[in-house]
């Protein structure tokens, strides 16, 4: 200086808004309900983390066992154990769904 890898999925949470439910206000009413507005309405449904938690898988390491004609060559399979499987500050603005967000653009721009 260059290249590759640094993983996938699920559950949950921080957080988020307001399509639906509920709640509240106003009006109508046959008193069963209906219309409309409100998310600076706690909530349920819903969205939801690269830098949050967790589970399963995958990956890495040496060790043990098995397979191929053959040897701690190499390759494949299984098992238990181990793994700082690393580090990670981050706008503005835009995008989707009803809408918003730590979601996506994005480990971006930028900073160190």
């Nucleotide at each position: 200086u260059g290249a590759g890898u640094u993983g996938a999925c699920g559950g949950c949470u921080a957080g988020g808004g307001u399509u639906c439910c509920g709640g509240c206000g106003u009006c109508c009413c046959g008193a069963g309900g209906g219309a409309u507005g409100c998310g600076a309405c706690u909530g349920g449904u819903c969205c939801g983390a690269g830098a949050g938690c967790u589970g399963u898988c995958g990956c890495c390491g040496g060790c043990g066992g098995g397979g191929g004609a053959g040897a701690c060559a190499u390759c494949c399979c299984c098992g238990a154990c181990g793994g700082g499987c690393g580090c990670a500050c981050g706008g503005c603005g835009g995008g989707a769904c009803a809408a918003a967000a730590a979601c996506c653009c994005g480990g971006g721009a930028g900073a160190c």

The RNA shown here (Guanidine-I riboswitch aptamer) has 112 nucleotides and comes from Amaricoccus sp. HAR-UPW-R2A-40. Model confidence (mean pLDDT): 84 of 100. RNAcentral holds the sequence, with entries from Rfam. Rfam family: Guanidine-I riboswitch aptamer. About the family: This family represents a conserved RNA structure found upstream of the ykkC and yxkD genes in Bacillus subtilis and related genes in other bacteria. The model forms 93% of the base pairs in the Rfam consensus.